[in-house]
This is a predicted structure of a 108-nucleotide RNA (FMN riboswitch aptamer (RFN element)) from Hominibacterium faecale. The coordinates come from a structure-prediction model, not an experiment, and the mean pLDDT is 82.
RNA sequence: GGAUUUCUUCUAGAAGAGUGAUCUCUACCGGCGGUACAGCCCGCGAGCGCAAGCCAAUUCGGUUAAAUCCCGAAGCCGACAGUAAAGUCUGGAUGAGAGAAGAAAGCA
Numbered sequence: 001g002g003a004u005u006u007c008u009u010c011u012a013g014a015a016g017a018g019u020g021a022u023c024u025c026u027a028c029c030g031g032c033g034g035u036a037c038a039g040c041c042c043g044c045g046a047g048c049g050c051a052a053g054c055c056a057a058u059u060c061g062g063u064u065a066a067a068u069c070c071c072g073a074a075g076c077c078g079a080c081a082g083u084a085a086a087g088u089c090u091g092g093a094u095g096a097g098a099g100a101a102g103a104a105a106g107c108a
Stems, first nucleotide, its partner, number of pairs: 002107001004105007015026004027088002029078002031044004039076002047054002058074005080091003
């Protein structure tokens, strides 16, 4: 230094106003790994389903050896249950989990 096992800790956010409103206006938020720094590229988790399986959203220009990741511009998306139809209210949830860090054991 590497594979394995066990344990510990950590592990997503956001709203005001008009009104009664989930409507309207304006605003705001973005889990984990990969890759040139990513909500919208690939994958994982979460969510739904008895299971098989299902599961949102980006373009143009620029810089560069390399960017749907940076810069500029204009866009778009958002689990389930409740309730007047909800990304931002209430709830499952002081939850779960991808994963991150650390420790120990033990193998070659």